[in-house]
Context: one part of a larger RNA
């Protein structure tokens, strides 16, 4: 470590339960609101929070009724204090109060806030807009009107569905799509009511008639409409509902009161069981310590309001009687009617009647006939719906279910926003919720102890499964290769036994699922466990089974009775059937066709209908999950792009345009020089903005960053605040860029369960049969329809099939071609024609040229055939033949095939290639052989056996089984391979040589003409050409090779001798040899083998799930005996198991222990069933039926829990820590001190935005803090923000918003005037010091200023409000002046301590402050430099640089009023953070506007080092 058992932890399944849901029925109600709603904000309690209630009269006040003992609502106690028989709390009805927001209504506004005016002593009240009406007033303009003012009344806004109207899609279907469909649906908008709408015939009908409307049934899926496709789809008629008020009777949801009857034993507790009783017009239900008629609440009965029902009676009504109307034309719309022959109805436009002697309609139109009277209006009921109230019910759910929500849920949380949107139930009968003791830090948590029936019920609480994690015990395990099991099995352990645990060693053995021709596949899916998770329902049709009735069968809507009914009875409107044929008229067991007859077609000679169950189909989302998209209503420009308004920012250095001055120069110019000047989408370079290159980072520090480097940096620059425009739209110096981490069409809700010929998934068992991957057609090819093939039912046939015989047709294989059509080789010919050369007058000659013909020889063909099989096919007959065949009907699946053999095509006589034909196998087939290996060979598994015989293939060992005989092979050939090569070897054949001496070897000869001729420098046998003779010989080439410059030389052929028996060449066959070189280590499966290789023969044996034997089971057939059969994917058919609920039975079981959970043993063919024991603590079963949310391992499924990875990576800037002391249970981290380090145009200081208590003090340490923590921006408690002069309002206006009247628009709404809002701007009065733990321009001290009121009264008719006019103010760049303030240096009375030296130390003089003990300074003085804000004044340029209020001036106006004194001065903000408190999900290396910003070096705000100050970045 493995297996097993035991005991635990974790976790929260299962069981039981229900406070909450869901659905239906009945009744009520069907609105609320300017008398201020709905919805909220903020408050109200003695004590914090939330819910409930209420409103400053604030968990309540008053009155009336009812009621009768306790009460001060809940979580939820506790403490304190009260109320109540003089009737509280509580309940019902009425009244009072009712802050602020909200239609919101005095004006404004960023809802719950700000600011007003009038009346009134006050309390308080009034002041919006629109409309009708009334009154007053009243322009241009005479009367009038518009307008203005006042008054009464009304309106507005909200609300679930239902309703009417206006407007109105798309996904989809049509297998595409445009008419069409979806659909007048979804959506938008307006408005109404408890219902709405419709409604009393200018109707329907058909020669008979009916008599408003609405709704239900039927008519009817009919008549019709329709790319006559998909689909859409009436009406009349008939059956019903309904049909006022009034009178009489009955009933009455629900409500209040009264309301019968039990004891003992057991138990923790009785309601159970047992024993003995009682009530019932009450045995519904709930509660009570288990299961209660008799314990409690109730229940039956008695009583009663509104209403309802039944009966009686029983009519729609009103008027002034309808003209730009009816109708026509045209363009649209509605009806079943899509423009059609298209009537009828409605609307826009253009025309335009009649007048009851008339008019409309009856489906173009006309006539006749019938019927009705438009162009005015009202009208209950039957019908639709349910946010709300009450009651009742459920073969509805029971905490992953049921509403999203059983629990403080539309909450927490997410998002800018529209919007999205969870999870969480159970101690016990009763808190009796553990007194007391111990350990521990006065913890957390444990151990005792007590309570209780139980604590293994201890607030992480009922039961407490599995994954997962442990501990203990038994067996086993460190040479072992393993889809982990299975078969055999030694040993050890437990046990009385039966039996159980473990398992050395051996045999065999490549998971599951899906998809596929085919998967261990290295193709898909699943980490594991638990729970949830997919063919349902309605209607119509069709088939089967069963049932009722039957030439008939059935009711629908509705009604009546009854009720705790899946109840009963009416109701025949209507449907199907009973007769067909025909286009129809029509005829009819026939009819049509036809002139007729005949023939033929379709019929007659078979019973239906209704219901239930099941199979299948159609229409609906239709087995579940899944799009990319389309349409519609809204929400977004806090990001970003552009625009508008108003503000802000840019160290320092460099260059030196125009212009100007002076000088030179010129007739005057031009021009030149110097100086001045300070231009520029100028230069360098910080802040700021950007993002070039590289590297890092890539589960980051960061969902875009860091470091170094780089670009722009006075401009088309950057930036703050407030605004504008948006989804086929905006914006865009243009990239299809940007529009909130989303863009070739944003996001949110809805149509919506869009559609998906596509992928995935689809849950218990057994039995029987069992495919296909083909044809035809297909915008069809991975999809379909029909046929073929499967299954089930019913029926039929001496059927199918096989074998044999007989008879057929054929044109394939083969063969053949002087037998055709073509192709094609050689030889020959005195053949024919043509060409060429020669000749040319003719006749001709030659030819290695072309074509044809003839003869001989040998050939080729899928599209050649004079011929021509085998098989196959057709038919008859015979034999065999238990269904394998055919017919009809229900249900399918399949129409991707693969390899092997054979025959063809394509290809290369390539391919595990491709396409056909035919057979086999796999697919859907296991077993044996082939080492392993779907497709090859053998063979088809119903189950068991430690029996037998065989097949393929084997027989030395692995590994079951073998020997013999005769040959071959020497190569480990066997145990990979070709052309080609080779005196390998074995066997056969042919030819010639050989005792007249072969072959091989040795000895000898191998000569002469001649150096043959030619050629050549030379060529003599041997460079080359020609010839290749002759002589001598036993033999000897005008020469076989080597060789030389050429000769020479050496050889060979050939001859003789020696030797003495076979030898030479070629050829056929068997087995071997070479050829033989590749990438991880492999060509017998390995060992090995000379056979255990190869060939032949003989005789055995082994070998499978085959066959046999023995035993068991099932199906089919059969009367039985028995016979046959039983591999199986898609698929068909059949039979069962289990789960939840219902009904009946068991007068079932249960605290003496139900379900659930763990688990032993037993039973069954399976799904499954039973049971000992333990746990558990209240419900549960069996039998027979019924109904289903009825069975999971897979859907990258959903939710929860738990693993693995892994004690691994990481702990977020490598600026940095160390020491001592303190506190404490505990200190690297907290506090104090010291040393060290880092920032220092910041990492310092102050504000705006944003946050919202984080601020200060005390306490704490569970959680948060990336570790620890005594600490904290954490938790608890207490405290803290003070303004006439700071910011905002009470002042003003910009962009822009809203907008009375007004204009426009189907509606919603859009635009806009007067006005009114709106800062980022204008206007406007405070400074210094001190103080708190925490605030200060706010408190305090000192010193000012502003406004108002009162007093005051100088002054004097000038002022103020108000009116009019004028004026005041604003761009960039650049220069100068000036100097608040800051800073450096120097000087700066005396003494002491101290030092090597050095004072910022101490004291005094002196100065300042304080009521004072006293405190502060001792430079805060003087001098010299540097930097420099506000400000002032110039120069210059072109792009020419807000508005209003306010101020100032003048005039009008009016009658007061300066100084001074006193009094008063409203509302909001004010703490803290400026990055650990904002924005980035974080205590995040990012981002975030403005102001100040010292010293040294330096041009500098660069860079480096420092001050003040702040930090050392939380392992």
């Nucleotide at each position: 470590g493995g297996c097993a058992c035991a005991u635990g932890g974790u976790g929260g399944a299962u069981g039981u339960c229900u406070u909450g849901g869901c659905a239906u029925c009945a009744a009520g109600a069907g609105g609320c609101g300017a008398c201020g709603a709905a919805a909220g904000a903020c408050g109200c309690g003695a004590g914090a929070a939330c819910c409930u209630g209420c409103g400053a009269u604030a968990a309540g006040c008053c009155c009336a009724g009812a009621g009768g003992a306790g009460c001060c609502g809940g979580u939820a106690a506790c403490u304190a204090g009260g109320c109540a028989g003089c009737g509280a709390u509580c309940c019902u009805g009425g009244g009072a109060u009712u802050u602020c927001u909200g239609a919101a209504u005095g004006g404004g506004g960023c809802a719950a806030c700000c600011c007003a005016c009038c009346c009134g002593c006050a309390a308080g009240g009034g002041u919006a807009c629109c409309u009708u009406c009334c009154g007053c007033u009243g322009a241009a303009u005479g009367c009038a009107u518009a307008g203005g003012c006042g008054g009464c009344a009304g309106g507005a806004g909200c609300g679930a569905a239902c309703g009417u109207g206006c407007u109105g899609a798309a996904g989809u279907g049509a297998a595409a799509c445009a008419u069409c469909u979806c659909a007048g649906u979804a959506g938008g908008c307006a408005c109404a009511g408890g219902a709405a709408a419709a409604g009393a015939a200018a109707g329907c009908a058909a020669c008979a008639g009916c008599g408003a409307u609405u709704c239900c049934g039927u008519g009817a899926g009919u008549a019709g409409c329709g790319g006559c496709g998909a689909g859409c789809g009436a009406a009349a008629g008939c059956g019903g509902a309904u049909c006022a008020a009034c009178c009489a009777g009955a009933u009455g949801a629900c409500g209040a009161a009264u309301g019968a009857a039990g004891c003992g034993u057991u138990u923790g507790a009785a309601u159970g069981a047992c024993g003995c009783a009682c009530c019932u017009c009450a045995g519904a239900a709930g509660g009570u310590g288990a299961a209660a008629g008799u314990c409690c609440u109730g229940u039956a009965a008695u009583c009663g309001a509104a209403g309802u029902c039944u009966g009686g009676c029983c009519a729609g009504c009103c008027c002034u009687c309808g003209a730009g109307u009816a109708a026509a034309c045209u363009c649209g719309g509605g009806c079943u009617c899509g423009g059609g022959a298209a009537a009828c109805c409605c609307g826009g436009g253009u025309u335009g009647a009649a007048c009851a002697u008339g008019g409309g309609g009856a489906g173009u139109c006309c006539a006749c006939u019938c019927u009705c009277c438009a162009a005015g209006g009202c009208u209950a009921a039957a019908u639709a719906c349910u946010a709300c109230u009450u009651g009742a019910u459920g073969a509805c759910c029971g905490a992953u279910a049921g509403c999203g929500a059983a629990c403080c849920a539309g909450u927490a949380a997410g998002g800018c926003g529209a919007c999205u949107g969870a999870a969480c139930g159970a101690u016990g009968a009763a808190a009796a919720g553990c007194a007391c003791c111990g350990c521990g830090a006065u913890g957390a948590g444990c151990g005792g102890g007590g309570u209780g029936a139980a604590a293994g019920a201890g607030u992480a609480c009922c039961u407490g499964a599995a994954a997962c994690c442990a501990u203990g015990u038994g067996c086993u395990u460190a040479c072992a290769a393993g889809c982990g099991g299975u078969c055999g099995g030694a040993g050890c352990c437990c046990g009385c036994a039966a039996g159980g645990g473990u398992g050395a060693c051996g045999g065999c053995g490549u998971g599951c699922u899906u998809u596929u021709u085919g998967c261990a596949u290295a193709a898909u899916g699943a980490g594991c466990c638990g729970a949830c998770g997919a063919g349902u329902u309605a209607u119509u049709g069709u088939g089967u089974a069963c049932g009722g009735c039957g030439a008939g069968c059935c009711u629908a809507a509705g009604g009546c009775c009854u009720a705790c009914c899946g109840g009963g009875c009416c109701g025949g409107a209507g449907g199907c059937g009973g007769a067909g044929c025909g286009a129809a008229a029509g005829c009819g067991a026939g009819u049509c066709u036809g002139a007729u007859a005949a023939g033929g077609g379709c019929g007659c000679u078979a019973a239906g209908u209704c219901g239930u169950a099941c199979g299948c189909a159609a229409u609906a989302g239709a087995c579940g999950c899944g799009a990319a998209a389309c349409c519609u209503u809204g929400u977004g420009a806090u990001c970003u792009a552009c625009c508008g308004u108003u503000g802000g920012u840019c160290a320092g250095a460099c260059u030196g345009a125009a212009g100007g001055g002076c000088g030179g120069g010129u007739a005057a110019g031009a021009c030149c020089g110097c100086c001045u000047g300070g231009a520029g989408g100028g230069u360098c370079g910080a802040a700021c903005g950007g993002g070039u290159g590289a590297c890092c980072g890539u589960u980051g520090a960061a969902a875009a960053g860091g470091u170094c480097u780089c670009c722009g940096a006075u401009g088309a620059a950057c930036u703050g605040a407030c605004g504008g425009g948006a989804g086929g739209a905006c914006u865009c110096a243009a990239a299809g860029u940007g529009u909130a981490a989303u863009c070739a069409a944003a996001c949110u809700g809805g149509g919506a369960g869009a559609u998906a010929g596509c992928u995935c998934g689809u849950u218990c068992u057994c039995u029987c049969c069992g495919a296909a991957a083909u044809a035809a057609c297909u915008u069809u090819a991975g999809g379909g329809u029909u046929a073929g093939c499967c299954u089930c039912a019913a029926g039929a046939a001496u059927c199918a099939g096989a074998c044999g015989u007989u008879g057929g047709g054929g044109g394939u294989a083969g063969a053949g071609c002087u037998a055709c059509u073509g192709g094609a080789u050689g030889a020959g010919g005195c053949g024919a024609g043509g060409g060429g050369u020669c000749u040319a007058c003719c006749c001709g000659a030659c030819u290695a040229c072309c074509u044809c013909c003839c003869u001989c020889a040998a050939c080729c063909a899928a599209a050649c055939u004079c011929c021509g099989a085998a098989u196959a096919c057709c038919a008859a007959c015979g034999u065999u033949g238990u269904u394998g065949u055919c017919u009809u009907g229900g249900g399918a699946g399949a129409u991707a095939g693969a390899c092997g053999g054979u025959g063809a095509g394509u290809g290369a006589c390539a391919a595990u290639a491709u396409c056909c034909a035919u057979c086999g196998u796999c697919a859907a087939a296991a077993g044996g052989a082939g080492a392993a290996c779907a497709a090859u060979c053998c063979u088809g598994a119903u189950c068991g056996c430690c029996a037998g015989c065989u097949a393929a293939g084997g027989u030395c060992c692995c590994u079951a089984a073998u020997g013999c005989a005769u040959g071959c092979u020497c190569a480990g050939u066997u145990c990979g391979a070709a052309a080609g090569g080779a005196a390998g070897u074995u066997g056969g054949g042919u030819u010639g040589c050989u005792g007249u001496g072969a072959c091989a070897u040795c000895c000898a000869g191998g000569a002469u003409g001649u150096u043959g001729g030619c050629u050549u420098a030379g060529a003599a046998g041997c460079a080359g050409c020609c010839a290749c003779c002759a002589u001598u010989u036993a033999a000897a080439g005008a020469g076989u090779g080597c060789g030389u410059a050429a000769c020479a030389g050496c050889u060979c052929a050939c001859u003789g001798g020696a030797c003495g028996a076979g030898g030479a060449a070629c050829u056929c066959a068997g087995c071997g040899c070479c050829g033989a070189u590749a990438a991880u280590g492999a060509u017998c499966g390995g060992g090995a083998a000379u056979a255990a290789g190869c060939a032949u023969g003989c005789a055995g044996c082994c070998g499978a799930a085959g066959c046999u034997g023995c035993g068991g089971g099932a199906a089919u057939c059969g009367a039985a005996a028995g016979a046959u059969u039983c591999g199986g994917u898609a698929g068909g058919a059949g039979a069962g198991c289990g789960u939840u609920c219902u009904u009946g039975g068991c007068a079932g079981c249960g605290g003496c222990g139900a379900a659930g959970c763990c688990g032993u043993c037993c039973c069954g063919g399976a799904a499954g069933g039973g049971u000992a024991g333990g746990u558990g603590g209240a419900g549960c079963g069996c039998c027979a039926a019924g109904a289903a949310g009825u069975g999971a391992a897979u859907a990258u499924g959903u939710c929860g829990g738990c693993u693995u990875g892994a004690g691994u990576a990481a702990c977020g800037a490598u600026u940095a820590a160390c020491c001592a002391g303190g506190u404490g249970a505990g200190a690297a981290u907290c506090c104090u001190g010291g040393u060290c380090g880092c920032c220092g145009u910041a990492u310092g200081u102050c504000c705006a935005a944003g946050g919202u208590u984080u601020c200060c003090u005390g306490g704490g340490g569970a959680a948060g803090g990336u570790a620890a923590u005594u600490c904290c921006g954490c938790c608890c408690a207490g405290g803290g923000u003070u303004a006439g002069c700071c910011g905002g309002g009470u002042c003003c206006u910009a962009a822009g918003g809203c907008a009375a009247g007004g204009c426009c628009g189907a509606a919603a709404g859009g635009c806009g005037u007067a006005g009114u809002c709106g800062a980022u701007g204008g206007a406007c009065a405070u400074g210094g010091g001190g103080u708190c733990a925490a605030u200060a321009u706010u408190c305090c001290c000192c010193a000012g200023c502003a406004c108002g009121c009162a007093c005051g009264g100088a002054g004097a008719u000038c002022a103020a409000a108000c009116c009019a006019c004028g004026u005041u103010g604003c761009g960039g760049a650049u220069c100068a002046c000036g100097g608040a303030g800051c800073u450096u240096c120097g000087c700066g009375g005396g003494a002491c301590u101290g030092u090597c030296a050095g004072a910022c130390g101490u004291c005094c003089a002196g100065g300042c402050c304080g009521u004072a003990u006293g405190g502060c300074c001792g430079a805060u003085g003087c001098g010299a430099g540097g930097c420099a804000a506000u400000g002032u004044g110039g120069u210059u340029c072109c792009u020419a640089g807000a508005a209003a209020a306010g101020g100032c001036g003048u005039g009008g106006g009016g009658g007061c009023a300066a100084a001074g004194u006193g009094c008063g001065u409203c509302c909001c903000g004010u703490a803290c953070c400026a990055a650990a408190a904002c924005u980035g999900a974080c205590a995040c290396a990012g981002g975030u506007g403005g102001a100040c910003g010292a010293g040294g070096c330096g041009a500098a705000u660069a860079g480096c080092c420092u001050a003040a100050g702040g930090c050392g970045c939380u392992c």
Molecule: large-subunit ribosomal RNA, half A
Organism: uncultured Phycisphaerales bacterium